[in-house]
RNA sequence: UUCGGGGCAGGGUGAAAUUCCCGGCCGGCGGUAUAGCCCGCGACUCUCGUCGGGACUCGGUUCUGGCGGGACUGAUCCGGUGAAAUUCCGGAGCCGACAGUGAAAGCCUGGAUGGAAGAA
Numbered sequence: 001u002u003c004g005g006g007g008c009a010g011g012g013u014g015a016a017a018u019u020c021c022c023g024g025c026c027g028g029c030g031g032u033a034u035a036g037c038c039c040g041c042g043a044c045u046c047u048c049g050u051c052g053g054g055a056c057u058c059g060g061u062u063c064u065g066g067c068g069g070g071a072c073u074g075a076u077c078c079g080g081u082g083a084a085a086u087u088c089c090g091g092a093g094c095c096g097a098c099a100g101u102g103a104a105a106g107c108c109u110g111g112a113u114g115g116a117a118g119a120a
């Protein structure tokens, strides 16, 4: 310097739902026998410190940005092969930040044309 996240087909109810119901679909990065659910990391959310900027009723309060730290951080079993696999094959399961919405969202919209683990 460049790159760096995917996904409701079809149908039901309803005034209204890709949010409910049936059903369908998706899986960041590093490690390790090839992994969403083994270990670790990032992201989101909350919070502390510090440096800077803005507003104000200049006591302080509040908003915001950079850097550093902390908290939080979902979900798997059985069988088979093998030297080795909760990673492959077969089967049956499970999980998914925050804000918004005409009705409750992993999948729509938004912060994000952002940032990051990292890769070249």
Base pairs, nucleotide, nucleotide: 001120002119003118010022011021012020024107025106026096027095028041029040030039031038036094037093045071046070047069048068049067050066051065052064053063054062055061056060076092077091078090079089080088098110099109100108
The prediction has a mean pLDDT of 85. The RNA shown here (FMN riboswitch aptamer (RFN element)) has 120 nucleotides and comes from a soil metagenome.